[in-house]
RNA sequence: UGGUAGAGGCGCGGUGCGUCAAGAGUACCUUCUCCGGCAAACAGGCAGGAUGGAGCAGGGAAAGGGGCCGCCGCCGAGGCGCUGUUUCGUUUGCCUGGACGAACAGUAAGCCGGGCCGCAGGAGAAGAUUCUGCGGACUGUCACGCAAGUGGAGAGCUGUCG
Numbered sequence: 001u002g003g004u005a006g007a008g009g010c011g012c013g014g015u016g017c018g019u020c021a022a023g024a025g026u027a028c029c030u031u032c033u034c035c036g037g038c039a040a041a042c043a044g045g046c047a048g049g050a051u052g053g054a055g056c057a058g059g060g061a062a063a064g065g066g067g068c069c070g071c072c073g074c075c076g077a078g079g080c081g082c083u084g085u086u087u088c089g090u091u092u093g094c095c096u097g098g099a100c101g102a103a104c105a106g107u108a109a110g111c112c113g114g115g116c117c118g119c120a121g122g123a124g125a126a127g128a129u130u131c132u133g134c135g136g137a138c139u140g141u142c143a144c145g146c147a148a149g150u151g152g153a154g155a156g157c158u159g160u161c162g
Stems, first nucleotide, its partner, number of pairs: 001162006009075001011074006018068003028059003032055004042097005078112003081107005087102005113139002116136008141152004
């Protein structure tokens, strides 16, 4: 210096007409009663009284996301950041714009060894899950050290073949 094979462990990611909860007694529909130019709003405009809104009652979903399980691919696994794209979704019934989010692609020697816990914030319906920042102990690895311990980062570490 190149190839190759491995290790960390509640390890990482993907997937499913699997299963479970939640979404939610929500959206929506119907009877009745009431309001009556107000499109409730991020801005502007349009249309509209057979529009729209509220209440009781009767019915009543789904999607995204998630836990568990199975399978698959892996150990910078992957996540974040940045850039771009096209559509998609939310924000008002429609249009335009704005804002937010999602998906995809690229980049990356920009940041993060790993999981867990706590706090704050973001997404989300959410006590689910996840992301970011800070802190804490733990853990793997190498270096230093008599030891107790201290420090570093995966571009690392170990084995092996050149």
The RNA shown here (Lysine riboswitch aptamer) has 162 nucleotides and comes from a pig gut metagenome. RNAcentral holds the sequence, with entries from MGnify. It matches the Rfam family "Lysine riboswitch aptamer". Gene Ontology term of the family: lysine biosynthetic process. Its mean pLDDT, the model's own confidence on a scale to 100, is 77. Of the family's consensus pairs, 96% are formed in the model.